A computed fold for a 103-nucleotide RNA from Butyrivibrio hungatei, annotated as FMN riboswitch aptamer (RFN element). The RNAcentral record of the sequence draws on MGnify. The organism belongs to Butyrivibrio, within Bacteria.
RNA sequence: CUUCAGGGCAGGGUGUGAUUCCCUACCGGUGGUUAUAGCCCACGAGCCGCAAGGCAGAAUCGGUGUGAUUCCGAUGCCGACAGUAUAGUCUGGAUGGAAGAAG
Numbered sequence: 001c002u003u004c005a006g007g008g009c010a011g012g013g014u015g016u017g018a019u020u021c022c023c024u025a026c027c028g029g030u031g032g033u034u035a036u037a038g039c040c041c042a043c044g045a046g047c048c049g050c051a052a053g054g055c056a057g058a059a060u061c062g063g064u065g066u067g068a069u070u071c072c073g074a075u076g077c078c079g080a081c082a083g084u085a086u087a088g089u090c091u092g093g094a095u096g097g098a099a100g101a102a103g
Base pairs, nucleotide, nucleotide: 001103002102003101004100011023012022013021025089026088027079028078029043030042031041032040038077039076046055047054048053059075060074061073062072063071081092082091083090
């Protein structure tokens, strides 16, 4: 310098109105870590602030093994801001930005 770099409401219920509520369903960025991670450590996106700077989610039990909160089994939990009937999944900022990856 070039290229790449986020997925997900199917079915049903209530209601004038909900992919937002209720039942159920579905999704999981990047690096690290003796061994593969949404929930171990850190970073990015996001929010607040004129700035310096600040805020920022979630896991246990059992098994195998030298070694795993990462694998296997079971049961759980979490998810920026703005809009709208209350949103991780819709629309929007974003044809943006970016941890980083490859060449």